Transfer RNA from a Candidatus Pacearchaeota archaeon, 74 nucleotides, folded computationally. Model confidence (mean pLDDT): 80 of 100. The RNAcentral record of the sequence draws on ENA.
RNA sequence: GGGGCUGUGGGAUAGUCUGGUUAGCCUUCGAGCUUUGGGAGCUUGCGACCCCAGUUCAAAUCUGGGCAGCCCCA
Numbered sequence: 001g002g003g004g005c006u007g008u009g010g011g012a013u014a015g016u017c018u019g020g021u022u023a024g025c026c027u028u029c030g031a032g033c034u035u036u037g038g039g040a041g042c043u044u045g046c047g048a049c050c051c052c053a054g055u056u057c058a059a060a061u062c063u064g065g066g067c068a069g070c071c072c073c074a
Stems, first nucleotide, its partner, number of pairs: 001073007010027002013024001020057001029045005050066005
């Protein structure tokens, strides 16, 4: 210098191909129930689409640019 892949709660992950329900699920954390207490179980709450722009009635998803990480070639 060239090419490819990835980026979603505190942590992990699905959804992207084929745009459309309040963005799902696991875990952590808070509250409540249960228990003599603890643990376990149950209910419930908080919390996310890397950034900017574009297309569209509607974008995590499509398009362009950028940033970060990983890999390959030179």
NCBI's taxonomy places the organism under Archaea, Nanobdellati, Candidatus Pacearchaeota. Its Rfam family is "tRNA". By type it is a transfer RNA. Its family is annotated with triplet codon-amino acid adaptor activity in the Gene Ontology.